This is a predicted structure of an 82-nucleotide RNA (transfer RNA) from Rehaibacterium terrae. The organism belongs to Rehaibacterium, within Bacteria. Rfam family: tRNA. Gene Ontology term of the family: triplet codon-amino acid adaptor activity. By type it is a transfer RNA. The prediction has a mean pLDDT of 81.
RNA sequence: GCCCCGGUGGCGAAACUGGUAAACGCACGGGACUUAAAAUCCUGCGCCGCAAGGCUUGCCGGUUCGAGUCCGGCCCGGGGCA
Numbered sequence: 001g002c003c004c005c006g007g008u009g010g011c012g013a014a015a016c017u018g019g020u021a022a023a024c025g026c027a028c029g030g031g032a033c034u035u036a037a038a039a040u041c042c043u044g045c046g047c048c049g050c051a052a053g054g055c056u057u058g059c060c061g062g063u064u065c066g067a068g069u070c071c072g073g074c075c076c077g078g079g080g081c082a
Base pairs, nucleotide, nucleotide: 001081002080003079004078005077006076007075010026011025012024019065028044029043030042031041032040046055047054048053058074059073060072061071062070
């Protein structure tokens, strides 16, 4: 230098044929149970905002009524070839 795969909450990870993000698990907060704890159960949990609402899929653009998903450029990680 070229080719392939990947980048989504604090962490892992899902999202179909583009259909209006974050299911599920872990961790964490609050509560129940317990003499106390562990385990178990209930509940909450991306960011901003008093709220209404707005924003968010590595970054910047593009296509589209609509983009995590498609297109272009770039950054980062892994692998292959030279």